[in-house]
């Protein structure tokens, strides 16, 4: 510098080819226990990286920046 990929809960990661967001583990709060653990039923936790465009409507589709992973030189 060229391609090609990724950016979503505190972490690891789905997700519909537009109607608006989930799991799992972590956190917390109950039931279980004589207590811990382990099981077990809640919560809470999101500007969907950022800027524009289309469009009633964008996390999803175009553009562009940015960060970040790989090949190649």
């Nucleotide at each position: 510098g060229u391609c090609u990929g990724a950016a979503u809960a505190g972490c690891u990661c789905a997700g519909u080819u537009a109607g608006a967001a989930g799991a799992g583990c972590a956190u917390u709060c109950g039931c279980u226990c004589g207590g811990c653990a382990a099981g077990u039923g809640g919560a809470a936790g999101g500007u969907c990286u950022c800027g524009g465009g289309u469009u009633c409507g964008a996390u999803u589709c175009c553009c562009g920046a940015u960060u970040u992973a790989g090949c190649c030189a």
The RNA shown here (transfer RNA) has 73 nucleotides and comes from Nylanderia fulva. The prediction has a mean pLDDT of 81. The sequence is in RNAcentral, with records from Rfam. Rfam family: tRNA. Rfam classes the family as a transfer RNA.